TPP riboswitch aptamer (THI element) from a Verrucomicrobiota bacterium, 81 nucleotides, folded computationally. Model confidence (mean pLDDT): 76 of 100. Rfam family: TPP riboswitch aptamer (THI element). From the family's description: Vitamin B(1) in its active form thiamin pyrophosphate (TPP) is an essential coenzyme that is synthesised by coupling of pyrimidine and thiazole moieties in bacteria. The previously detected thiamin-regulatory element, thi box was extended, resulting in a new, highly conserved RNA secondary structure, the THI element, which is widely distributed in eubacteria and also occurs in some archaea. Analysis of operon structures identified a large number of new candidate thiamin-regulated genes, mostly transporters, in various prokaryotic organisms. The THI element is a riboswitch that directly binds to TPP to regulate gene expression through a variety of mechanisms in archaea, bacteria and eukaryotes. through a variety of mechanisms in archaea, bacteria and eukaryotes.
RNA sequence: CGGGGGAGCUGCAAUGGCUGAGAGUGUUCGCGCUGCGAACUGACCCCUUGAACCUGAUGCGGGUAAUGCCGCCGCAGGGAG
Numbered sequence: 001c002g003g004g005g006g007a008g009c010u011g012c013a014a015u016g017g018c019u020g021a022g023a024g025u026g027u028u029c030g031c032g033c034u035g036c037g038a039a040c041u042g043a044c045c046c047c048u049u050g051a052a053c054c055u056g057a058u059g060c061g062g063g064u065a066a067u068g069c070c071g072c073c074g075c076a077g078g079g080a081g
Base pairs, nucleotide, nucleotide: 001081002047003046004045005044008018009017010016026040027039028038029037030036031035053078054077055076059072060071061070062069
């Protein structure tokens, strides 16, 4: 320089809590408009020495208020120089 990727859970209802690198900064559009979705975008992570991320998975075990929260699965299949 170029490219890939996700943004979850939540009882107490708080300027809240949990994990995490990150749990959505802004703009626009749509809808059945306390809200939800989409596109672009900020931040962050990752790029073959590839568990960033996706699939299997509405999987199995443990734990929690709850959740990929933790472990297994995983010399499984994919995945961007």